[in-house]
RNA sequence: GGGCCAUUGGCUCAGCCAGGUAGAGCGGCGGACUCUUAAUCCGUUGGUCGGGGGUUCAACUCCCUCAUGGCCCG
Numbered sequence: 001g002g003g004c005c006a007u008u009g010g011c012u013c014a015g016c017c018a019g020g021u022a023g024a025g026c027g028g029c030g031g032a033c034u035c036u037u038a039a040u041c042c043g044u045u046g047g048u049c050g051g052g053g054g055u056u057c058a059a060c061u062c063c064c065u066c067a068u069g070g071c072c073c074g
Base pairs, nucleotide, nucleotide: 001073002072003071004070005069006068007067010026011025012024013023020057027045028044029043030042031041032040050066051065052064053063054062
């Protein structure tokens, strides 16, 4: 220098192909149960979807660019 992949809640990840109200598990908080803790159960909490721009009535999703990380080629 070139190519590919990843970036979504505190953590691990779906959702993107095929645009139409952002989800799960774990965690946090409150409660039930228990002598207590753990486990289990119930409720609840939390996101400028990495940044910028473009297309569109509408973008996590499509296009361009940048950033960070990983792998490969030279």

This is a predicted structure of a 74-nucleotide RNA (transfer RNA) from Promethearchaeum syntrophicum.
Its Rfam family is "tRNA". Rfam classes the family as a transfer RNA. Rfam links the family to the GO term triplet codon-amino acid adaptor activity.
The coordinates come from a structure-prediction model, not an experiment, and the mean pLDDT is 83.
A source record names the gene tRNA-Lys-CTT-1-1.